[in-house]
RNA sequence: AACUCAUCGAGACCGACUGAGGGACAGGCCCUUUGACGUCGGGGCAACCUGCGAUGAACUCACCCUUUUCGGGGCGGUAGUCCAUCGUAACGGUGCCAAUUCCUGCGGAAGCUGACUUUUUUCAGUCAGCGACCGAGAGAUGAGAG
Numbered sequence: 001a002a003c004u005c006a007u008c009g010a011g012a013c014c015g016a017c018u019g020a021g022g023g024a025c026a027g028g029c030c031c032u033u034u035g036a037c038g039u040c041g042g043g044g045c046a047a048c049c050u051g052c053g054a055u056g057a058a059c060u061c062a063c064c065c066u067u068u069u070c071g072g073g074g075c076g077g078u079a080g081u082c083c084a085u086c087g088u089a090a091c092g093g094u095g096c097c098a099a100u101u102c103c104u105g106c107g108g109a110a111g112c113u114g115a116c117u118u119u120u121u122u123c124a125g126u127c128a129g130c131g132a133c134c135g136a137g138a139g140a141u142g143a144g145a146g
Base pairs, nucleotide, nucleotide: 003144004143005142006141007140008139013042014041015040016039017038021031022030023029025105026104027103028102043097044096045095048093049092050089051088052087053086054085055084056083058081059080060079061077063074064073065072066071101138106135107134108133111130112129113128114127115126116125117124
């Protein structure tokens, strides 16, 4: 690098150095010499990993009943393992601190608008544009596996 799973509408900035680009890609739209990106220092956010607590499920063990039973049933124990949910903590491992992952990109889509066809009109149909929303893809981060 590639693989699996979860999350991505919330949150959180100052200083020093440097000096022209940056927001992954493309388009758009933004940020930026009132100093971008980056590096360093400090601060913060969050709670993925992690700790603790509560509740619940499964399994194991213990206990009870039954039985010819390596069987069956029950109970719910200051028990163990593991999982799920909720709450909490923030020492540690990461992460993050403009804009929803800034928006769109691929597929679908209620609905809206316009043009045309038919028609007295409505209805209906075709085409084009927009499109809440849904899903996928891509990307990012974490955890895992290798």